[in-house]
This is a predicted structure of a 264-nucleotide RNA (Bacterial large signal recognition particle RNA) from a Dehalococcoidia bacterium. It matches the Rfam family "Bacterial large signal recognition particle RNA". Gene Ontology terms of the family: signal recognition particle, plasma membrane targeting and SRP-dependent cotranslational protein targeting to membrane, signal sequence recognition. It is annotated as a non-coding RNA gene. Of the family's consensus pairs, 91% are formed in the model. Model confidence (mean pLDDT): 75 of 100. The source organism's lineage runs through Bacteria, Bacillati, Chloroflexota and Dehalococcoidia.
RNA sequence: UCGUGCUAGACGGGGAGCUAGCGGUGCCCUGUACCCGCAAUCCGCUACAGCGGGGUUGAAUUCCCCCUCGAGGCUCUUUUUUCCGCAGGACUGCUGCCCGCUAUCAGUGUUGAGGGUUGGGUCUUGCGCAGCGGAACCCUAUGAACCCCGUCAGGUCCGGAAGGAAGCAGCGGUAAGUAGUGGCGUCCGGGUGCCGCAAGGGCGCCUGGCCUGAGCUGUUGGCUUACGGCAAGCUGCGGAAUGGGGUCGACAGUGGGUGCACGA
Numbered sequence: 001u002c003g004u005g006c007u008a009g010a011c012g013g014g015g016a017g018c019u020a021g022c023g024g025u026g027c028c029c030u031g032u033a034c035c036c037g038c039a040a041u042c043c044g045c046u047a048c049a050g051c052g053g054g055g056u057u058g059a060a061u062u063c064c065c066c067c068u069c070g071a072g073g074c075u076c077u078u079u080u081u082u083c084c085g086c087a088g089g090a091c092u093g094c095u096g097c098c099c100g101c102u103a104u105c106a107g108u109g110u111u112g113a114g115g116g117u118u119g120g121g122u123c124u125u126g127c128g129c130a131g132c133g134g135a136a137c138c139c140u141a142u143g144a145a146c147c148c149c150g151u152c153a154g155g156u157c158c159g160g161a162a163g164g165a166a167g168c169a170g171c172g173g174u175a176a177g178u179a180g181u182g183g184c185g186u187c188c189g190g191g192u193g194c195c196g197c198a199a200g201g202g203c204g205c206c207u208g209g210c211c212u213g214a215g216c217u218g219u220u221g222g223c224u225u226a227c228g229g230c231a232a233g234c235u236g237c238g239g240a241a242u243g244g245g246g247u248c249g250a251c252a253g254u255g256g257g258u259g260c261a262c263g264a
Base pairs, nucleotide, nucleotide: 001264002263003262004261005260006259009057010056011055012030013029014028015027020046021045022044023043024042034054035053036052037051038050063257064256065255067253068252072248073247074246075245076244077243081241082240083239084238085237086236087235088234091233092232093230094229095228096227100223101222102221103220105218106217107216108215114212115211116210117209118208119207120206121205122204123200124199125198126197127196128195129193130192132189133188134187135186137183138182139180140179141178142177148173149172150171151170156165157164158163
C1' cells in the first nucleotide's frame, strides 16, 4: 500500500414546556434518516442519564470535534417605525344651523310702523231662547154584515082586538185603526245657532280704547357668538407587524481527528 473479517460508533436533529435533573411519548421548526412493546390525572433513567427485544451498516463523502453560515423558537424593549380597533375632549380643518349685526332689492308705514297697557271675540262648560227632527194631543175626512149606540122600512113573534116585543137592511153617530192639513200650544233629542246670561281658560290669531313716536316684513349675500355633525391630526388604552438586545439552534460549508485481527 492492497485484500478479507470484526469492533467502537451510526441508523435524524433542534426549540418551548414538563422535570431536582436527563431523555421519551405529545406540540412546534427543519428535514427524510430501521422495526416491535411502554408512556401526560405520564413512561423509563441518575450527571456515563430513556428502558427492553430484534435488524442493517460500519473506520470513513457515512463516526467525532472546532470554526463559519444560518432556517426557526423563546424572552426583553422607556420614542425603532408603522398599521388596526375602542374611548375622549380644549385645539386644527370642513360643513350645517339658532340669536345678533350689516348691505342690496321688493312691499308697507305720520290716513300712525313697532312697542307697552287694558278690554272683547275666537275656546270649554252650564242655563235660557230660536230653529230642526220625532211623538202624543186637538181639528177634518174615512172607518164595525154580526159579537158598539140611536132610529129602525120590510118582514118575524105575542095578542080576539087594542096594542106591545125583539130586530136585519138602510140612515145617523162612535171605538180600535187609517189618511191629511194645520197649531196661542205640550213632551223628547242633538258636534243645530253671525243669539242672550254666567263661570272657567287665555299659547297663538283678530279687534277696540289709552300712552309713546319711525320703522317693520320678506328674498339674497357677508360677518360674528353659541351649538351639532364629519374626517384626519391630538390624548389614553389594547392588539399586530417591524427594528434592536439576549438565549438556544436544525441544515449546509471549510478544516482536523479516530481502532483491532489475519493474509499478500